[in-house]
């Protein structure tokens, strides 16, 4: 330090379950759990992935339906900013 140990001390917490007068959903938040994480700490910059309410278009038996779209999410998809805990070899 751009590294990261059968080291100390500690941290988050996937799937799975529960609640929600949270959300259209997709997702979030509480509790419960603990697969895993050295940034699983923050931030939707770029990609990528979901999801489509509103919007447009189409269709219609006039109830709806159906395609397309992110402005809404994913920071435990990938790069990339910004910050930080301890510390052996290197």
């Nucleotide at each position: 330090c751009a590294c990261g140990a059968c080291a100390a001390a500690g941290g988050c917490a996937a799937a799975c379950c529960g609640u929600c007068c949270c959300g259209a959903a997709a997702g979030g938040a509480c509790g419960g759990g603990g697969c895993g994480c050295a940034a699983a700490g923050c931030c939707a910059c770029g990609g990528a992935c979901c999801u489509a309410a509103c919007g447009u278009c189409g269709c219609u038996a006039c109830g709806g339906c159906g395609a397309c779209c992110a402005u809404g999410g994913u920071a435990g998809c990938c790069g990339g900013g910004c910050u930080a805990c301890c510390g052996a070899a290197g």
A computed fold for a 90-nucleotide RNA from a Chloroflexota bacterium, annotated as c-di-GMP-I-GGC riboswitch aptamer. Its mean pLDDT, the model's own confidence on a scale to 100, is 90.